[in-house]
RNA sequence: CGGGGUGUGGCGCAGUCAGGUAGCGCGUACGGCUGGGGGCCGUAAGGGCACCGGUUCAAAUCCGGUCACCCCGA
Numbered sequence: 001c002g003g004g005g006u007g008u009g010g011c012g013c014a015g016u017c018a019g020g021u022a023g024c025g026c027g028u029a030c031g032g033c034u035g036g037g038g039g040c041c042g043u044a045a046g047g048g049c050a051c052c053g054g055u056u057c058a059a060a061u062c063c064g065g066u067c068a069c070c071c072c073g074a
Base pairs, nucleotide, nucleotide: 001073002072003071004070005069006068007067010026011025012024013023020057028044029043030042031041032040033039050066051065052064053063054062
């Protein structure tokens, strides 16, 4: 320098193909069962999707650019 991949709550991931209220597991808080711990059950909080711009009634999703990390090539 060229090509490809990834970026979504604290952590690990789905959702992108085919635009239409952002979900799951773990964790956390509170409550219940238990004498307590552990465990199980219930409820809740927590992200607007790496960043900037564009298209659209509507963008995590489509288009352009940028950044970070990983892989391949030179």